RNA sequence: CUCUUAUCAAGAGCGGGGGAGGGACAAGGCCCUGAGAAACCGCGGCAACCUUCAAACAUACUUGUUUGAAAAAGGUGCUAAUUCCUGCAAAGCAUUGGCUUUGGAAGAUAAGAG
Numbered sequence: 001c002u003c004u005u006a007u008c009a010a011g012a013g014c015g016g017g018g019g020a021g022g023g024a025c026a027a028g029g030c031c032c033u034g035a036g037a038a039a040c041c042g043c044g045g046c047a048a049c050c051u052u053c054a055a056a057c058a059u060a061c062u063u064g065u066u067u068g069a070a071a072a073a074g075g076u077g078c079u080a081a082u083u084c085c086u087g088c089a090a091a092g093c094a095u096u097g098g099c100u101u102u103g104g105a106a107g108a109u110a111a112g113a114g
Stems, first nucleotide, its partner, number of pairs: 001114008013043004021032003027086003044079003049075002051070008083106001088103006
């Protein structure tokens, strides 16, 4: 980097540092920011993806699925706003072009494979 699967409406901030940007993406909107943005560092916190156990079911008979429970020691991850919202398509409602819902795309993270 590519592919597969799962999840993405919940949760969790201080200090140092730096000095003007940031919120992945054209564009639009909205928001954060000199009452100090981003990178980076430290400490804290959040969270069961990787782990274990039990039950039920399935099975190619040693695995799989679902549900429940335990664990924050370890590997990752995360720690403003739904993944900040829209973006593409469909449906419904409305009729000065908007609102709502569903799906998709893209992205993020984990586990596995190449």
Predicted 3D model of a 114-nucleotide RNA (SAM riboswitch aptamer (S box leader)) from Oceanobacillus halophilus.
Model confidence (mean pLDDT): 84 of 100.
The sequence was found by an Rfam model in a public genome assembly.
Lineage of the source: Bacteria > Bacillota > Bacilli > Bacillaceae > Oceanobacillus.